[in-house]
Context: one part of a larger RNA
RNA sequence: CUGGGCGUAAAGAGCGCGUAGGCGGUCCGAUAAGUCGGUUGUGAAAGCCCUCGGCUCAACCGAGGAACUGCGAUCGAUACUGUCGGACUAGAGUACGGGAGGGGAGAGUGGAAUUCCCAGUGUAGCGGUGAAAUGCGUAGAUAUUGGGAAGAACAUCUGUGGCGAAGGCGGCUCUCUGGACCGUAACUGACGCUGAGGCGCGAAAGCCAGGGGAGCAAACGGGAUUAGAUACCCCGGUAGUCCUGGCCGUAAACGUUGGGCACUAGGUGUGGGGAGUAUCGACCCUUUCCAUGCCGUAGCUAACGCGUUAAGUGCCCCGCCUGGGGAGUACGAUCGCAAGGUUGAAACUC
Numbered sequence: 001c002u003g004g005g006c007g008u009a010a011a012g013a014g015c016g017c018g019u020a021g022g023c024g025g026u027c028c029g030a031u032a033a034g035u036c037g038g039u040u041g042u043g044a045a046a047g048c049c050c051u052c053g054g055c056u057c058a059a060c061c062g063a064g065g066a067a068c069u070g071c072g073a074u075c076g077a078u079a080c081u082g083u084c085g086g087a088c089u090a091g092a093g094u095a096c097g098g099g100a101g102g103g104g105a106g107a108g109u110g111g112a113a114u115u116c117c118c119a120g121u122g123u124a125g126c127g128g129u130g131a132a133a134u135g136c137g138u139a140g141a142u143a144u145u146g147g148g149a150a151g152a153a154c155a156u157c158u159g160u161g162g163c164g165a166a167g168g169c170g171g172c173u174c175u176c177u178g179g180a181c182c183g184u185a186a187c188u189g190a191c192g193c194u195g196a197g198g199c200g201c202g203a204a205a206g207c208c209a210g211g212g213g214a215g216c217a218a219a220c221g222g223g224a225u226u227a228g229a230u231a232c233c234c235c236g237g238u239a240g241u242c243c244u245g246g247c248c249g250u251a252a253a254c255g256u257u258g259g260g261c262a263c264u265a266g267g268u269g270u271g272g273g274g275a276g277u278a279u280c281g282a283c284c285c286u287u288u289c290c291a292u293g294c295c296g297u298a299g300c301u302a303a304c305g306c307g308u309u310a311a312g313u314g315c316c317c318c319g320c321c322u323g324g325g326g327a328g329u330a331c332g333a334u335c336g337c338a339a340g341g342u343u344g345a346a347a348c349u350c
Base pairs, nucleotide, nucleotide: 004321005320006319007304008303012318014201015200016199017198021194022193023192025088026087027086028085029084030083031082033081034080035077036076037075038074039073040072041071042070049065050064051063052062053061054060091191092188093187094186095184096183097182098181103177104176105175106174107173108172109171110154114150115149116148117147118146119145120144121143125136126135162169163168206247207246208245209244210243211242215241216240220236221235222234223233258317259316260315261314262313263312266295267294268293269292270291271290272289273288274287275286276285299306300305323350324349325348332343333342334341335340
């Protein structure tokens, strides 16, 4: 250096943007760097290998040959790769016309429920559990009616339904804004794919500062249970959960399945668009593109299963794995306010 792998055995980076690099569509011409061929020079000697010979043999030694798969020069070849020039439109992008969507940000706003406060009615209980008790209540609770305040979440619609790169996104309205899809085929003319570093985004919890605090609720207190009960059950309850600004950068960040392109039987459903047929018209029916489920052929797979949304068949690029424990630890470095994150061993042991 090559060889094997990564859904569940060890192994896909949480996700994206993108630098270097790697790889790259069709046709023509040029060049001849890579590539291929010829010639030539060189590739010291010794050694290895072949043949012959000398010590009685051998080791050893002598001679000749081959080899030294390489490098340089030169003359050619031009399919492929590269480079240069020209052209193209099937990749990619733009434009125009459309419709769908909990995609994102900001502002505003609505009703139900809950808790609290005030007032009315009303009286002895309420609450809670397996059963209870702690707790609340004659200072009038629970229940019920009216009024008020606050914060948080948005029932039904809701769907293996939609959107987003992922994390994730759900009352309603407005403003700003990203992406995807369908149709036309007008424009650009390979502008592409991947992506070491790098940069950005990134649930929950946690941290800093300021607000907010209804409900819920780590910690904590109490009541039960129990042999005990630092739990499960019950009554309370603070951080937190919410908002603004700034950190953290993790996860069963999961489809445990990196991205791109191409090819390879079908059947059935759902969401978004187009076309055709038909009709007064909506449907129906046929067809097409995109997305998203289920079943299944070939094939693959250790099996389970996957199966045009591949885990099938190929190509390109990146990441990662190499027995279990020690250990995602120590040390060092680096990031962080901290918590800790990232990188990441060894001894020893089975």
Molecule: small-subunit ribosomal RNA, central domain
Organism: uncultured Pseudomonadota bacterium